Predicted 3D model of a 74-nucleotide RNA (transfer RNA) from a Candidatus Doudnabacteria bacterium.
The sequence was found in a public genome assembly.
The coordinates come from a structure-prediction model, not an experiment, and the mean pLDDT is 82.
Its Rfam family is "tRNA". From the family's description: Transfer RNA (tRNA) molecules are approximately 80 nucleotides in length.

[in-house]
């Protein structure tokens, strides 16, 4: 230095070929239930969707730079 894939919640991970609530699961709090603990069940809170710019009424999502992880070639 080139190519490929990733970057979303505390953590694994998914989403939608641009649209009016951003999701699940683990986990973290609370409530029931129980003589009492688990477990299972109901709620809740947690997100500047890598940064920055651009393109659009309207960007997590489309483009271009940068970071930063992995993997290939040299």
């Nucleotide at each position: 230095g080139c190519c490929u894939g990733g970057g979303u919640a505390g953590c694994u991970c998914a989403g939608u070929u641009g649209g009016u609530u951003a999701g699940a699961g683990c986990g973290a709090g609370g409530g029931a239930c129980u003589c009492a603990u688990a477990a299972g069940c109901c709620c809740u809170a947690g997100g500047u969707c890598g940064u920055c710019a651009g393109u659009u009424c309207g960007a997590u999502c489309c483009u271009g730079a940068c970071c930063c992880c992995a993997g290939g070639c040299a």